RNA sequence: GGGUCUAUAGUUUAGUCUGGAUAAAAUGUUCGGCUUCGGACCGAAAGAUCGGGGGUUCGAAUCCCUCUAGACCCA
Numbered sequence: 001g002g003g004u005c006u007a008u009a010g011u012u013u014a015g016u017c018u019g020g021a022u023a024a025a026a027u028g029u030u031c032g033g034c035u036u037c038g039g040a041c042c043g044a045a046a047g048a049u050c051g052g053g054g055g056u057u058c059g060a061a062u063c064c065c066u067c068u069a070g071a072c073c074c075a
Base pairs, nucleotide, nucleotide: 001074002073003072004071005070006069007068010027011026012025013024020058029045030044031043032042033041051067052066053065054064055063
């Protein structure tokens, strides 16, 4: 220099292929129940506008362009 892939709650992931409108789960956190206390277990709550920007569209985590960061392959 060329190419492929990845980026979504604190953490780990699903959803992307096929656009549909309130983004899901586990774990963690907080509160309550239970317990002599704690853990486990049960219930509830908060938490991400989806790496940044732009575009297409009635509508974008999803499609297109570009940038950033990371992984791998070729030279």